RNAcentral holds the sequence, with entries from ENA and SILVA. A computed fold for a 1488-nucleotide RNA from an uncultured bacterium, annotated as small-subunit ribosomal RNA. Its Rfam family is "Bacterial small subunit ribosomal RNA". Gene Ontology terms of the family: structural constituent of ribosome and ribosome.
RNA sequence: AGAGUUUGAUCCUGGCUCAGAUUGAACGCUGGCGGUAUGCUUUACACAUGCAAGUCGAACGGAGAUAAGAGCUUGCUCUUAUUUUAGUGGCGAACGGGAGAGUAAUAUAUCGGAACGUACCUAUUAGUGGGGGAUAACUAUUCGAAAGAGUAGCUAAUACCGCAUACGUCCUACGGGGGAAAGAGGGGGAUCGCAAGACCUCUUGCUAAUAGAGCGGCCGAUAUUCGAUUAGCUAGUUGGUGAGGUAAAGGCUCACCAAGGCGAUGAUCGAUAGCUGGUCUGAGAGGAUGACCAGCCUCACUGGGACUGAGACACGGCCCAGACUCCUACGGGAGGCAGCAGUGGGGAAUUUUGGACAAUGGGCGCAAGCCUGAUCCAGCAAUACCGCGUGAGUGAAGAAGGCCUUCGGGUUGUAAAGCUCUUUUGUCAGGGAAGAAAAGUGCUUAGCGAAUAACUAAGUAUGAUGACGGUACCUGAAGAAUAAGCACCGGCUAACUACGUGCCAGCAGCCGCGGUAAUACGUAGGGUGCGAGCGUUAAUCGGAAUUAUUGGGCGUAAAGCGUGCGCAGGCGGUUUAAUAAGUCAGUUGUGAAAUCCCUGAGCUCAACUUAGGAACUGCAAUUGAUACUGUUAGACUAGAGUACGACAGAGGGGGGUAGAAUUCCACGUGUAGCAGUGAAAUGCGUAGAGAUGUGGAGGAAUACCGAUGGCGAAGGCAGCCCCCUGGAUCGAUACUGACGCUCAUGCACGAAAGCGUGGGGAGCAAACAGGAUUAGAUACCCUGGUAGUCCACGCCCUAAACGAUGUUUACUGGUUGUUGGGUCAAGCGAGACUCAGUAACGAAGCUAACGCGAGAAGUAAACCGCCUGGGGAGUACGGUCGCAAGAUUAAAACUCAAAGGAAUUGACGGGGACCCGCACAAGCGGUGGAUGAUGUGGAUUAAUUCGAUGCAACGCGAAAAACCUUACCUACCCUUGACAUGUCAGGAAGAUUUCAGAGAUGAGAUUGUGUCCGCAAGGAAACCUGAACACAGGUGCUGCAUGGCUGUCGUCAGCUCUUGUCGUGAGAUGUUGGGUUAAGUCCCGCAACGAGCGCAACCCUUGUCAUUAGUUGCUACGCAAGCGCACUCUAAUGAGACUGCCGGUGACAAACCGGAGGAAGGUGGGGAUGACGUCAAGUCCUCAUGGCCCUUAUGGGUAGGGCUUCACACGUCAUACAAUGGUCAGUACAGAGGGUUGCCAAGCCGCGAGGUGGAGCUAAUCCCAGAAAGCUGAUCGUAGUCCGGAUCGCAGUCUGCAACUCGACUGCGUGAAGUCGGAAUCGCUAGUAAUCGCAGAUCAGCAUGCUGCGGUGAAUACGUUCCCGGGUCUUGUACACACCGCCCGUCACACCAUGGGAGCGGGUUUUACCAGAAGUAGCUAGGCCAACCGCAAGGAAGCCGGUUACCACGGUAGGGUUCGUGACUGGGGUGAAGUCGUAACAAGGUAA
Repeated sequence: AGAGUUUGAUCCUGGCUCAGAUUGAACGCUGGCGGUAUGCUUUACACAUGCAAGUCGAACGGAGAUAAGAGCUUGCUCUUAUUUUAGUGGCGAACGGGAGAGUAAUAUAUCGGAACGUACCUAUUAGUGGGGGAUAACUAUUCGAAAGAGUAGCUAAUACCGCAUACGUCCUACGGGGGAAAGAGGGGGAUCGCAAGACCUCUUGCUAAUAGAGCGGCCGAUAUUCGAUUAGCUAGUUGGUGAGGUAAAGGCUCACCAAGGCGAUGAUCGAUAGCUGGUCUGAGAGGAUGACCAGCCUCACUGGGACUGAGACACGGCCCAGACUCCUACGGGAGGCAGCAGUGGGGAAUUUUGGACAAUGGGCGCAAGCCUGAUCCAGCAAUACCGCGUGAGUGAAGAAGGCCUUCGGGUUGUAAAGCUCUUUUGUCAGGGAAGAAAAGUGCUUAGCGAAUAACUAAGUAUGAUGACGGUACCUGAAGAAUAAGCACCGGCUAACUACGUGCCAGCAGCCGCGGUAAUACGUAGGGUGCGAGCGUUAAUCGGAAUUAUUGGGCGUAAAGCGUGCGCAGGCGGUUUAAUAAGUCAGUUGUGAAAUCCCUGAGCUCAACUUAGGAACUGCAAUUGAUACUGUUAGACUAGAGUACGACAGAGGGGGGUAGAAUUCCACGUGUAGCAGUGAAAUGCGUAGAGAUGUGGAGGAAUACCGAUGGCGAAGGCAGCCCCCUGGAUCGAUACUGACGCUCAUGCACGAAAGCGUGGGGAGCAAACAGGAUUAGAUACCCUGGUAGUCCACGCCCUAAACGAUGUUUACUGGUUGUUGGGUCAAGCGAGACUCAGUAACGAAGCUAACGCGAGAAGUAAACCGCCUGGGGAGUACGGUCGCAAGAUUAAAACUCAAAGGAAUUGACGGGGACCCGCACAAGCGGUGGAUGAUGUGGAUUAAUUCGAUGCAACGCGAAAAACCUUACCUACCCUUGACAUGUCAGGAAGAUUUCAGAGAUGAGAUUGUGUCCGCAAGGAAACCUGAACACAGGUGCUGCAUGGCUGUCGUCAGCUCUUGUCGUGAGAUGUUGGGUUAAGUCCCGCAACGAGCGCAACCCUUGUCAUUAGUUGCUACGCAAGCGCACUCUAAUGAGACUGCCGGUGACAAACCGGAGGAAGGUGGGGAUGACGUCAAGUCCUCAUGGCCCUUAUGGGUAGGGCUUCACACGUCAUACAAUGGUCAGUACAGAGGGUUGCCAAGCCGCGAGGUGGAGCUAAUCCCAGAAAGCUGAUCGUAGUCCGGAUCGCAGUCUGCAACUCGACUGCGUGAAGUCGGAAUCGCUAGUAAUCGCAGAUCAGCAUGCUGCGGUGAAUACGUUCCCGGGUCUUGUACACACCGCCCGUCACACCAUGGGAGCGGGUUUUACCAGAAGUAGCUAGGCCAACCGCAAGGAAGCCGGUUACCACGGUAGGGUUCGUGACUGGGGUGAAGUCGUAACAAGGUAA
């Protein structure tokens, strides 16, 4: 520091996701040790049990126990001492410990303030005199289950109450008045006393008061979450006077008076929340958070209340109410773990019912000491951080095993084993700390004092004290011994292979993997990362400049309010002075400690602990500075405005008026149509339309001028004239003197449509009706037609209200128009300059690009509005406005990983331009109808083997299915196999033959001994048989794993590259443009210059000629032979054609047109030749081949059957339907092929197929082989025929082992359909179509098919509008598996969240009223009553009771708000293959 993800690719916008750090965590797998921390985040849910606050006998009276002593009645009493204990009393219990429910301010943080309190502590001053009455304990007794309570009696105090005194204190009317106390302990020389003791002294306590410290109460300022779909709130409310109350100021409370107070700088209300130091993160600014530690606040089962006290409205106190739990004898009682442990429950989840007061601290006490779940320790937990270890060295036969493999090897891997060492940790044994010092006691000295008591201080000695713990640490012994896992390995992101699985199982943070070769699932091997941990999940910050102060945007991506005016607010020209609020600087105080940072120190290091420093960016006070901003006072004129003079204009409102046109009405002329459309029909018209003429009525709109002209803030504004009226611009002077800019809320205006009331209504025209179109047509088209459109008044308030561009100001190169004004100049026409508008281009600059560019989207400033992924949704709910329609404000749940902008390359378009092709047109002949042949589909079957399926499958693979072929079916057989290689054994091989069987096969018989090497034994090669194992074999699957081959676009003219240039980039340029061509063929131009694959040419054939060569060819002689090679021909080599020549056109080019010559003329004709690529096109059944599958079978053999079936459909052909013909007779002329397992002549036989025969031929020699159409003549006479030949019968021929299923042919007989073929559709442009026959491959036989060959031999092409296909350029695009694309809405189904909803049920809040426990305060006529007064009666004071006020719970009624639920209902979202249409994207077929 970035990365992945929208696209075919690109740039941008923009969201989602990841890598980092962190945690009081949890879960999964795993787990050796130690140190230091941390450990109910959820139910402020309920709690069994134990402990957590006591202490003091030096405050008090008693009681028990023990010990000692005394008295003696010998089992009792007394005294003393020690100790324990209930009670009275004192102090403490308000601290310490827990929790975060409440609380958005009665809180917290920071900084200030004045009107207060304070036990214990410190300092100082003054006192501590003298009395009284009770009461608990206790005794007796009563009630009660208990808790407990009552009655009578006894008693003490540092308990309680008077009196005295009162420096100071409090009150005061300044005269005066009020108000305290308590004792206890130690010691004792003199004196007194019988004694107790007095007395003295020390200590301690007590009372009053002052001051301090610390602590606490109160007040103010500033800061502290979200919501405006919470905008108004407030009656003790705000203030005053007086009183009360409090420790204290104060409406804190009350009476009276006034009517205030708060609020857009957010009151009130609602939601949420303890606050802070800090913590986590971040470069920082920030964001999130508030566990542990520390400060403050609040709470203690829920609500209320006070008492006591220095302090509480009190966690382990009291009273009342409520809920809950427990005890009960049913009468009544008890309780409060949010203390420490612990239990249940909840939960993903959080520990021991431990030890000790040794240390630190707290309470009480003179002290010893007691208490202390505070605290210190231990236990549990990898919960976190830190440290250590699980060994080190050597060791290649690179062991074994595993995994992979191209079978060679590679890898695990120096890893292991082995050898040599070490001993941290752990185990055992031994030693063994620091944390402990005080207090206390003894002695000495000093002070105090009468004192050698006591106390205080110092010193010394002593005295002991450790929970942790025999722990840390140290030493020794044995011994590698006791110790490694987890996640990941497609990209991001470090790390790859095999097997299994087969869109299944599964994975996944995002993109996405998985449908038979998965580096993405599962396992294994290997690797990578971290390591006693590793992953996952959750959460926070970061990355995210993705809320942008630092640090973003708004023309088209989300985003400028429709426009103006304008209050508050924000900002504001030049200059002088003052001030010092902002601002800046210094100083002071504060900013707790801890934390963070720096430097040290202590644990062996570290974590951790600790000392010092810095810091705490803040707040306050104070002293200065005065540039800038503010404020105050004054001045100025450049901003703004006013006056004056010109000037343009569809600016606005009102009134009047004009002509053209449409329609209607009346009349005239006139006759059959008019109107309308793609074509029609509805409609109008013989009752006279339309047309035409005249006259009239009425409403609306203003042709030409007219214009990227004008005016207006925008919406918008158009004949002409008049009236009223707003604003702009220009010019030159004068005046005012900052009066300005922007503007939340607000106010005004605001197209069209729509609404209300009343008019008006010609034309047009939603709705509606009819006619068409259509599968449908609630549309587009046509005929009609009502609201409306028009006017007046009143609403509505929205638009793609757009320049998709807020307003204002300043600055920044140019060019060309145009509107309005001015200056200069000017004969005219022009021209120069300038201000204000309005357009086109364009420099710099900006922009993602497109584009903008003085009228900015440039450079800056001010202010306002708005945006933050897509959908849900501009929707719901609520509010406001509206008569309504609706407008405005405006969410969430849920869902997706995109949605989007600009540009690029393609593809596509029922877009455009240009061009080509038997593409259409012009022609000729066909197919589609019939019969047959053949192929296919379908059906059938035991099997009808398989493949090919638009063009580009269908007379295709198949250039030959009776057996074979053959792959299919049935049956019978074989298992190293029909075939290959290797091993062993035997045998030559081979030939002949018998039996069984359908055959394969099985069982036999006979014959045969070869070739090579070697003297021989023997061996070798080929072949055969047998055995076992490696293996063979497969027309089994996958053409979507492949090679090769092929089809197709298409013989179309295209497809690319290097370098350069342009562009951020994808890409572009070149290859586009002007011409031209069959052609990216060529020329010219050009930021391109060149090049490659294609085109063309080179090749074959054909057409002409020449040369050479002539056998089997040819031959000029009547025939033959022979001569010859001229001719024909054969087959080799050459020539020839190149727009070369001439004329014209063209741009002086390329080229085109015409002509000459020539056998041939513009690629002469034909062929071969097929660019980059497309179709996952075809083929695993030609062949090859990966993977998978079968292995006594999916292999191999044999026989028979099938591939030949047949209601039907389609393709391709053959033959016909006849007279341009059929039949008969005669007669003429080819080319190219084939032939020894062959072609087969002549002759003979047969009606014929054919038979016989055997000559010739290994072929320019012989044969197939008579070519046919044609020509000549005859006949038929338009008919189902002398056309046509299917079908069937009989008889035959040939091939073959065999023609039944299932061949071809012949003869005789039979004689079907068919009379030129609907919609539709095919081929062909010249030796072509059409027509005629011939040959060949395959082949025993079988040709209407295929491939070739020649014979005869046409018609037509105006032309490119249209159909189809293709090419180039351009345009649009929401397409890119690319139009067979994409995509919208209803309906149906499933699921999800949500709105409405008769209602129903909770929470919370509020208003009114009722009610009123406990308590406090006031009053009090009833009752009671020790202290004081009084001789007494009685009084005072107090208590109980009653009552009033306040008030909790509770109740009644009505509101507000919020949550849950609800029959039914609304839309929304999501969901591989549902229905209906086709709305959008191309002119998307009616532009949206």